Record summary
A computed fold for a 78-nucleotide RNA from Ferrimonas marina, annotated as c-di-GMP-I riboswitch aptamer. The model forms 95% of the base pairs in the Rfam consensus. Lineage of the source: Bacteria > Pseudomonadota > Gammaproteobacteria > Ferrimonadaceae > Ferrimonas. The prediction has a mean pLDDT of 77. The sequence was found by an Rfam model in a public genome assembly. Its Rfam family is "c-di-GMP-I riboswitch aptamer". Rfam's curators write: GEMM was predicted in a large-scale screen for bacterial structured RNA regulatory elements.
[in-house]
Parts: sequence; C1' cells; structure tokens
RNA sequence: AUUAAAUUAGGCCAAACCUGUUGUGAGGCAGGGACGGAAAGCCACGGGUCUUUAUUAAAAGACAGCCGGGUUGCAAGG
Repeated sequence: AUUAAAUUAGGCCAAACCUGUUGUGAGGCAGGGACGGAAAGCCACGGGUCUUUAUUAAAAGACAGCCGGGUUGCAAGG
C1' cells in the first nucleotide's frame, strides 16, 4: 500500500421536533431529543439548493447531514 472475511472494547457525533436566543431571511447558537452516520471532524474550491436585494444582467449571504474535491484524525484483525 492492496484485497477478502470475521471479531472485540470503551465510546463519539447527532436529524426531525420542542424550548430559549439571534438574524430582514435562508439559517446560526444553547438546552432537551435521537432519524441516522465510520469521518454526520474541518474547509464555501467546483456544482447544486435556499434566502435577501435587484432585474438586461447580476451582487451579497446560508447550507459541509446535497454531490465532488482538499485536509486532519481514531480502534481492531490478517
């Protein structure tokens, strides 16, 4: 580094929804909660979706649990 199968430990994150708070908004944050996840850790680089303003165009923003990509990390067996 690659391939197939099996096994184990303590665990980790956390959707929808509810409450509070914040934002024009999409949404964010905190608490509860648990649909799921093996990078559901991080990054807005590309695509996409959404919001605001505008409208010939476009600009600003949000989403990393939409996809791709980049990057960091963890346990066990052969």